[in-house]
Molecule: transfer RNA
Organism: Callorhinchus milii
RNA sequence: AGUCCUGUAGCUCAGUGGGAAGAGCACUCGCCUCACAAGCGAGAGACCCGGGUUUGAUUCCCGGCAGGAUUA
Numbered sequence: 001a002g003u004c005c006u007g008u009a010g011c012u013c014a015g016u017g018g019g020a021a022g023a024g025c026a027c028u029c030g031c032c033u034c035a036c037a038a039g040c041g042a043g044a045g046a047c048c049c050g051g052g053u054u055u056g057a058u059u060c061c062c063g064g065c066a067g068g069a070u071u072a
Base pairs, nucleotide, nucleotide: 001071002070003069004068005067006066007065010025011024012023013022019055027043028042029041030040031039048064049063050062051061052060
C1' cells in the first nucleotide's frame, strides 16, 4: 500500500426486509439480614464521526477515524 471484517450501556454481546434498541455482568436505591454476601424489586446508562437518500436512518449509500485478519 491492496483486500476483507468489526465499531451498539463501564465490560461482553444481541437486534432491526427503515417506524427508533435489549440481555448478562458491573453501578445506584430499596426490601431482606445484627452485619456482609447471596436473593428479590426498582432505576440510571449506548447505536464511532461527517455527509447523502427518505416523511422517517442505529439499519441503506459515500467518505473519514479506530481496531482486527490477510496478501505483498